[in-house]
Context: one part of a larger RNA
RNA sequence: GGCAGUUGGCGGAUGCCUUGGCUCUUGACAGCGAUGAAGGACGUGAUAAGCUGCGAUAAGCUACACUGAGGCGCAAAUGGCCUUUGAGGUGUAGAUUUCCGAAUGGGGUAACCCAGUAUGGUGAAGCCAUACUAUCCGAAAGGAAGCAUACCCGGAGAACUGAAACAUCUAAGUACCCGGAGGAAUAGAAAACAAUAGUGAUUCCCUAAGUAGCGGCGAGCGAACGGGGAAUAGCCCAAACCAGCAUUGUUUCGGCAUUGCUGGGGUUGUAGGACGGACAUAAGUUGUACAAAGGUCUGCAGAAGCAUCUGGAAAGUUGCACCAUAGAAGGUGAUAGUCCUGUAUGCCGGUUAGAGUACAAUGGUCCGGAUCCUGAGUAGCGCGGGACAUGUGAAAUCCUGUGUGAAUCUGCCAGAACCAUCUGGUAAGGCUAAAUAUGUCAAGAGACCGAUAGUGAACAAGUACCGUGAGGGAAAGGUGAAAAGAACCCUGAACAAGGGAGUGAAAUAGAACCUGAAACCAGCUGUCUACAAGCGGUCGAAGCCUUCGGGCGACGGCGUGCCUUUUGCAUAAUGAGCCUACGAGUUACUCUUCACUAGCAAGGAUAAGGGCUUAAGGUCCGCAUCCGAAGCGAAAGCGAGUCCUAAACAGGCGCUCAGUUAGUGGAGGUAGACGCGAAACCUUGUGAUCUACCCAUGGCCAGGUUGAAGCUCCGGUAAUACGGAGUGGAGGACCGAACCACCAGGCGUUGAAAAGCCUUUGGAUGAGCUGUGGGUAGGGGUGAAAGGCCAAUCAAACUAGGAAAUAGCUCGUUCUCCCCGAAAUGCAUUUAGGUGCAGCCUCGGGACGAGUGUCAUAGAGGUAGAGCUACUGAUUGGGCUAGGGGGCUUCACCGCCUACCAAACCCUAACAAACUCCGAAUGCUAUGACAUAUUCCCGGGAGUGAGGGCAUGGGUGCUAAGGUCCAUGUCCGAGAGGGAAAGAACCCAGACUAUCCGUUAAGGUCCCCAAAUCUGUGCUAAGUUGAUUAAACGUGGUGCGGUUGCAUUGACAGCUAGGAUGUUGGCUUGGAAGCAGCCAUUCAUUUAACGAGUGCGUAACAGCUCACUAGUCGAGCGAUCGUGCGUGGAUAAUAAUCGGGCAUAAGUACAGUACCGAAGCGGUAGAUUUAUGGUAGGGGAGCAUUCGUACAUCACUGAAGGUGUGGCGCGAGCCAUGCUGGAGAGGUACGAAAAGAAAAUGUAGGCAUAAGUAACGAUAAAGCAGGCGAGAAACCUGCUCGCCAUUAGACUAAGGUUUCCUGAUCAACGCUAAUCGGAUCAGGGUUAGUCGGGACCUAAGGCGAAACCGAAAGGUGUAGUCGAUGGACAACAGGUUAAUAUUCCUGUACCCGCUAUACAAUGAAAGUGACGGAGAUGUGUAGCUGCUGCGUGCUGACGGAAUAGCACGCUGAGCCUAGCCUUCGGGCGAAGCGAAGCAGUGAAUCAGCUUCCAAGAAAAGCGAGUAUAGCGGCCCGUACCGCAAACCGACACAGGUAGUCAAGGAGAGUAUCCUAAGGCGCUC
Repeated sequence: GGCAGUUGGCGGAUGCCUUGGCUCUUGACAGCGAUGAAGGACGUGAUAAGCUGCGAUAAGCUACACUGAGGCGCAAAUGGCCUUUGAGGUGUAGAUUUCCGAAUGGGGUAACCCAGUAUGGUGAAGCCAUACUAUCCGAAAGGAAGCAUACCCGGAGAACUGAAACAUCUAAGUACCCGGAGGAAUAGAAAACAAUAGUGAUUCCCUAAGUAGCGGCGAGCGAACGGGGAAUAGCCCAAACCAGCAUUGUUUCGGCAUUGCUGGGGUUGUAGGACGGACAUAAGUUGUACAAAGGUCUGCAGAAGCAUCUGGAAAGUUGCACCAUAGAAGGUGAUAGUCCUGUAUGCCGGUUAGAGUACAAUGGUCCGGAUCCUGAGUAGCGCGGGACAUGUGAAAUCCUGUGUGAAUCUGCCAGAACCAUCUGGUAAGGCUAAAUAUGUCAAGAGACCGAUAGUGAACAAGUACCGUGAGGGAAAGGUGAAAAGAACCCUGAACAAGGGAGUGAAAUAGAACCUGAAACCAGCUGUCUACAAGCGGUCGAAGCCUUCGGGCGACGGCGUGCCUUUUGCAUAAUGAGCCUACGAGUUACUCUUCACUAGCAAGGAUAAGGGCUUAAGGUCCGCAUCCGAAGCGAAAGCGAGUCCUAAACAGGCGCUCAGUUAGUGGAGGUAGACGCGAAACCUUGUGAUCUACCCAUGGCCAGGUUGAAGCUCCGGUAAUACGGAGUGGAGGACCGAACCACCAGGCGUUGAAAAGCCUUUGGAUGAGCUGUGGGUAGGGGUGAAAGGCCAAUCAAACUAGGAAAUAGCUCGUUCUCCCCGAAAUGCAUUUAGGUGCAGCCUCGGGACGAGUGUCAUAGAGGUAGAGCUACUGAUUGGGCUAGGGGGCUUCACCGCCUACCAAACCCUAACAAACUCCGAAUGCUAUGACAUAUUCCCGGGAGUGAGGGCAUGGGUGCUAAGGUCCAUGUCCGAGAGGGAAAGAACCCAGACUAUCCGUUAAGGUCCCCAAAUCUGUGCUAAGUUGAUUAAACGUGGUGCGGUUGCAUUGACAGCUAGGAUGUUGGCUUGGAAGCAGCCAUUCAUUUAACGAGUGCGUAACAGCUCACUAGUCGAGCGAUCGUGCGUGGAUAAUAAUCGGGCAUAAGUACAGUACCGAAGCGGUAGAUUUAUGGUAGGGGAGCAUUCGUACAUCACUGAAGGUGUGGCGCGAGCCAUGCUGGAGAGGUACGAAAAGAAAAUGUAGGCAUAAGUAACGAUAAAGCAGGCGAGAAACCUGCUCGCCAUUAGACUAAGGUUUCCUGAUCAACGCUAAUCGGAUCAGGGUUAGUCGGGACCUAAGGCGAAACCGAAAGGUGUAGUCGAUGGACAACAGGUUAAUAUUCCUGUACCCGCUAUACAAUGAAAGUGACGGAGAUGUGUAGCUGCUGCGUGCUGACGGAAUAGCACGCUGAGCCUAGCCUUCGGGCGAAGCGAAGCAGUGAAUCAGCUUCCAAGAAAAGCGAGUAUAGCGGCCCGUACCGCAAACCGACACAGGUAGUCAAGGAGAGUAUCCUAAGGCGCUC
């Protein structure tokens, strides 16, 4: 270290539980608000942080009703109270109700500031109390506003998406925005439908009907009439006419007429009314008063049980009872009709409601038919749009932006262009309940959830937290019956923690608390393990231990995970660290289709709705409507037929076969439709605290250098010009700090830092940098322009919504067993990785013997092959020979020649996918026999439409490819097993299960490794070879065979000897003698043989050899062809090697025998669907989980869950039992589903790994002693040391918001420790007439009466009103606290107002306030530096000296003025005062000055009394940090952060170095 067991820790699954949710039903209500809402802020308790309640009367006050003993909320405790004189609680009605908010006196940064008027305290200022003071409409009375917002009406109105693209179209009049109303809203009493019959306002449901239609006639959109129901309800004006009043006109003054108002009248389409005549007073409706049933709220009464046993506890068990108009439910120490609360039922009171009654108002009919009335910029029409199911269409109807423009009842409109007839109706005014939609509340219910579920939220949840903001948005339940919540003791520094003791049924129920799984981490025991190699299992198995159940197991055999995706994955292709929980084909629809089951059947079924009821159930009505029963045709139409045709035939479609309704299941359609996943598009909003640009108002830039113009003087010129000197102080001038930027390098890169550090660098009076307050907003801004920036986001920000957009794409998709089982092809496709149809699979039904094989017979055919004097085309050599070329011939002609080209022909050779005189095999068709068992049709469901290797036939390519494209077959795919070392496809062989049986295949038999060191005959010598990398070419390696030559008349090889002569052949040559070269009768002679010479050699000879010959030797020796095995050729990258060892057979060839060898075949046993490999896929049968119903059960004598053990089932799983656990649970039969996980870079939580590893955040630095303390490197004190010192010091704005001070504490926080702290707990602390802000002013800009513009929301904007970064404005010094001070105290001042007193003044207008940059100068303040008397006395570290200090005196700097002088700036200066001062330098300030061009706020205030005294003087801020550990950066973060002060030495300097004051040593 592994495995196993056991005991724990960690962790929080599981089970059980539920206070909380979810969904629905029924009922009620449907608003609140200027009498101040919704929503908040701040308060409110004895102690009080949160929630709840409440409001200065503040967990409450008053009255009434009910209740009746306790109460002071959640929520304990202590203290203290209230209460039978009725508390507390519940209900009803009141009182109070701070401030903000429509917010309303004005303002404003919501919860704050500041007013006016009246009255009052009160009395002048100031302060206080109460009331009123906004805007709009309205004459007034009065009303409106704002909030909530589901439903409703209206205005305006997208896009994604679908159409497999997209533009009409769709999505959709949806989302969103805006206006408005009500409890409902809208609509509504026919200028309506309909069709020759009729209906009779509107709304809603069922149906009609997915019909008629509309429609790139695509995708899609989609009525109405009619029928059945729910509910029912009808009315009023305008006008004619009459009357009155007023007005105007006219008049013959009698009147007539006009216009307006009021009253009467009147309201209709078989027209009605006015008018003339005749009759009548009702029904109904509305309002007011009383008021029953009913509803609702708080209450009241409300039956009946004891004992035994177990137990901690009885409600359980057992026994015997009782009640029930009550056996709903909850509680009580386990499961209770009879214990408690309740329940059924009955009842009191409050409140609501309004049947009915009474009164009042309103409310008619008939006849006549002359005249009058009956809704005008209207109807209609043209143009442009919109709404209608209907997209402009033949387009009716409705609305109207624009133009035009009727009729008047003998009229007008409609009936889908239009016209006629006919029918219906009566527009251009208005009101109208119910049936319908939805939210809230209450009650009730659930085959809904049960803490990762159910709301985001069971709990201080819209909380914590994140974001500038709009907005986003968690986690987190359980002790026990009862706190009986552990007295006391011990260990310990300890109020930490633990061990005892005690409580309790239980403490392994101990507060981190029920159960308590897994990952993960430990302790102990058994076994194994330190020379061994591994997808870790499986098979065999020695040994050890054992409670005999079992555990470990050396050694050996075999063996490359899972998923996904693929032709193919151990793959080095994807995904997963591990565990637990969650996590994906669902649901709806009178939709379509098929199957099964059931009912009825030529019929079947109801829908909405209604009745009854034990009430979401059931049942009965309900026959509207639908399907079927008849079809054919374009239709008229006809009809078992019909259409076509003049007709018939033929032909097409039909006629024979039963449907329909419901349930269940398979599939389709429409919906998000199996789950997760875009980039994007559109709509409304939120953002300029970052950054870009702009506006307003402020601030900042050490020091040094250069020396423009101008000016002055001199020179010079006729005068200019020009030159010199000086003065002067310009500049997008120069050098260089602060400041701003960021050129380069290094470091950093899980950083110190989501952009920095170090060194270096650029600008640094300018187009400079910067603060504060404002402006510009998303197809928009801004941009010295980089597509830069617009809050760490930019080729279109962020937030929420449309929205579950869409995704032909990727990934994932969860239990078991059984049966069958594919495809990767064809056609088409804006199609090629998608899809449709066909093919192939499956299930159900049917037909039946079609299918397949072999043999035989009969056929069609033009491939392989072959052939070409058989065509077409191509073609080798030769012959023959037209034609042509060339040459010859004295021109020409005639001719001749030709190893020049060459037709035709002949011979010869040979070719073809698109040649064929020919021509198979196989395949195909038909018939017959035999064998076999498929095949076809109809219907439901698919998947597949990426294929791949091998063999063969081809195309292409290079007769390249593990290439590509076809064909035929096969295998892999989807196929295990054996062999090939290993290998998808090659060889063998198709796995139902078991077997320690047999027998074979391929292939093997020396060892690894099962079986022959088998038999016989050869070959190979190369480790060739041993299941393959290799060729041309080479090879006297070797075996075998053929042909041929020589050879006992002696071959071949060796050895001995000869190898001569003419002759040095001739020629050539300097020479050439066999051997430079040339010639040839290469000759002749002698010979056994001997070339006018095969080589070496010489200058040439010579010399050495060979051929040839003899001898010797003694039997075979050569040449060539074929063939087996070998050999050279032979060079690559991890490691040489046949798989290895190795092998001379264990190589190789032939022949043979035996054996081994598989999941093949056989034997035995078993299962099932009778023949059982299987991916996609189809079909079948089951298991488990949760819930329901019924029946029968179990359980404190111990349910579920957890954890072991044993058994059963092929399996999913099930049963029994031990321990734990402590209250529920399962069986059977049906039913219903949020119904099964290993994977989705899945979601959440927990736990590992790396790893005790990296790191501990500026390298300015520590040391010692003492102290407190359980404990000290870090705390405190002291002494040393070090660091900063234009800062690491001091002040202050913003921002933070208690961090400040003191005491106590150390769990957590602090990158370590901590006694310390910016941590935790408690207490304390901020004092203003003068400081800052307000009660003063205005800038940019904001808001905004009036006004203008705009569908709405809203935009602009005058007066005005806000708004500092600016203007205006009165206090200094010292002291004091633990913590505040220009604030308190002391001292000395000043300002404003009022009153009193005493004086003075009084108009208008103007002015002032009031402003730039740069430069030089003056004054001389603060600061700094330097310097400074005399005398006497005293003090004076142990001593001396110098110095220092104190006191007094003298002198005296100086201050101060009378006065004097003055260039008006100032200077001198008696007296007096006087110990500290003088000199130098010198900011700020003040005051003017010079110069330049870019020409440099506004308003208030001031002007506009004096003196004295008294009185008055409000609100807010004030602690602390503030270059930082307190702000912005997630941090106690090397970053960022406006302004002010600024010492000494050196120095030009704020550079730099060293040092003061002061502060630090950077938390290992």
The part of an RNA shown here (large-subunit ribosomal RNA, half A) has 1564 nucleotides and comes from a Flavobacteriales bacterium.
Rfam family: Bacterial large subunit ribosomal RNA.